[in-house]
Context: one part of a larger RNA
RNA sequence: GGAUGAACGCUGGCGGCGUGCUUAAUACAUGCAAGUCGAACGAAGUUUGUAGCAAUACAUUCUUAGUGGCGAACGGGUGAGUAACGCGUUGGUGACCUGCCCCGAAGAGGGGGAUAACAGUCCGAAAGGACUGCUAAUACCCCAUGUGAUCCCCGGUUUUAGAAUCUGGUGAUUAAAGGCGAAAGUCGCUUCGGGAGGGGCCUGCGUCCCAUCAGCUAGUUGGUAGGGUAAUGGCCUACCAAGGCUAUGACGGGUAGGGGACCUGAGAGGGUGGCCCCCCACAAUGGAACUGAAACACGGUCCAUACACCUACGGGUGGCAGCAGUAGGGAAUAUUGGUAAUGGGCGAAAGCCUGAACCAGCAACGCCGCGUGUGCGAUGAAGGCCUUCGGGUCGUAAAGCACUUUUUGGAGGGAUGAGGAAGGACAGUACCUCCAGAAUAAGCCUCGGCUAACUACGUGCCAGCAGCCGCGGUAACACGUAGGAGGCAAGCGUUAUUC
Numbered sequence: 001g002g003a004u005g006a007a008c009g010c011u012g013g014c015g016g017c018g019u020g021c022u023u024a025a026u027a028c029a030u031g032c033a034a035g036u037c038g039a040a041c042g043a044a045g046u047u048u049g050u051a052g053c054a055a056u057a058c059a060u061u062c063u064u065a066g067u068g069g070c071g072a073a074c075g076g077g078u079g080a081g082u083a084a085c086g087c088g089u090u091g092g093u094g095a096c097c098u099g100c101c102c103c104g105a106a107g108a109g110g111g112g113g114a115u116a117a118c119a120g121u122c123c124g125a126a127a128g129g130a131c132u133g134c135u136a137a138u139a140c141c142c143c144a145u146g147u148g149a150u151c152c153c154c155g156g157u158u159u160u161a162g163a164a165u166c167u168g169g170u171g172a173u174u175a176a177a178g179g180c181g182a183a184a185g186u187c188g189c190u191u192c193g194g195g196a197g198g199g200g201c202c203u204g205c206g207u208c209c210c211a212u213c214a215g216c217u218a219g220u221u222g223g224u225a226g227g228g229u230a231a232u233g234g235c236c237u238a239c240c241a242a243g244g245c246u247a248u249g250a251c252g253g254g255u256a257g258g259g260g261a262c263c264u265g266a267g268a269g270g271g272u273g274g275c276c277c278c279c280c281a282c283a284a285u286g287g288a289a290c291u292g293a294a295a296c297a298c299g300g301u302c303c304a305u306a307c308a309c310c311u312a313c314g315g316g317u318g319g320c321a322g323c324a325g326u327a328g329g330g331a332a333u334a335u336u337g338g339u340a341a342u343g344g345g346c347g348a349a350a351g352c353c354u355g356a357a358c359c360a361g362c363a364a365c366g367c368c369g370c371g372u373g374u375g376c377g378a379u380g381a382a383g384g385c386c387u388u389c390g391g392g393u394c395g396u397a398a399a400g401c402a403c404u405u406u407u408u409g410g411a412g413g414g415a416u417g418a419g420g421a422a423g424g425a426c427a428g429u430a431c432c433u434c435c436a437g438a439a440u441a442a443g444c445c446u447c448g449g450c451u452a453a454c455u456a457c458g459u460g461c462c463a464g465c466a467g468c469c470g471c472g473g474u475a476a477c478a479c480g481u482a483g484g485a486g487g488c489a490a491g492c493g494u495u496a497u498u499c
Stems, first nucleotide, its partner, number of pairs: 001499004006495005013370006019363002021329001026327003030324003035070003040067002043064003048059004077282003086207004091202003096199003101195007109143004118133006148174004153169004178187003208254003215245003220242008257279004261272004284305005307318004335360001337359003342356001343354004373403004383394004408436006417426001443488005448469003454483005464471002
């Protein structure tokens, strides 16, 4: 000198764009953050109409607790753990999976038994639960068909280290669901092949400090067989062998999420990993599986533990490292705000949901931009300070005269975003026009040398200053105050960290 997610002191006019718990992965009151579909299904309530004296029947509108489907594995947060195939990069998968989406081929025939809702009875303080009876489906089950697919056996082709792939034949096993519409049709369903996008696994290389850590290892290293998985593999089990790693640093200890990037530097290098993007890990702590295409699942389940809450003492409930917000900790970090677009989920659609997102609020926390007037104005006014008492300086500075209106205040108009109509957060905002009036707006640090900028008074090794050298003991350019000067400027200094 540069830089910062900064803090502190003094000061503070505006705008644009960013950024904002670095500490306690501490504990959380309250609200919201994941729903949606009635065009899958029965039922209950409801609107309107028709018929009827009425009960009621039929048609129709809307709402929904439940069954069922899809979603809830995305999006959002955090960095605790992890020195690891975790990440980065290069390859492999002849060892693999893939809901929704796209392309292609083929199909969708027949039947059955339940169950929630509902009704009734009962238990419980509650959370919730038991029994009996009824009912539907794109829920569940059985049979048929088999283009295909899978498996066994027998051949063929091709490649490889080898199993695979491809192809022919016999046999065995294995599918399905309907809704809407007047219809055309459309949305779905089943099996298979291919694709896209996504993922799993393996691999070469790279990836912090300590040797005051030198030896480590029994599922350990390898083999055979089996189990398990979508899949390879000591991943797991049985048996057999005795191996495997290590000074090119094993093992142990400490620290740490990794990368793109960011800061600095001429570069080499050094430091960092906040915001944004990619990957990983985690969801009070520890463990486990279920469902599912995918989880061993932040706002799912079960168990244990700690903590907190409710209780009729029998028993229950909860998990902000989502967005706001509270307490605590701390030098320190914001609103319990709004909903138009964009993206996402569901839906045939209308639409609904979305603290994702977009906006607004707070903070000079940062960067950038603008302003605090402009021109003229000497008897160099008054006043301050210094003085050799002549004067010098603040100083064209002020006053005064003329002007301007960025900004500010008032009034009027008023967007883009927002693709055909309406609506539309931000927002009566940005922007434009008119009016008023210099009006609303300057501080901070320093002045011995390094280092730009000097005098007076006070103090008298005191009070104090200080980054280093060092100042202060009666003439202090170094302390304090004043005048003046220098530097930067809505900031200026200090502290911390880093190059």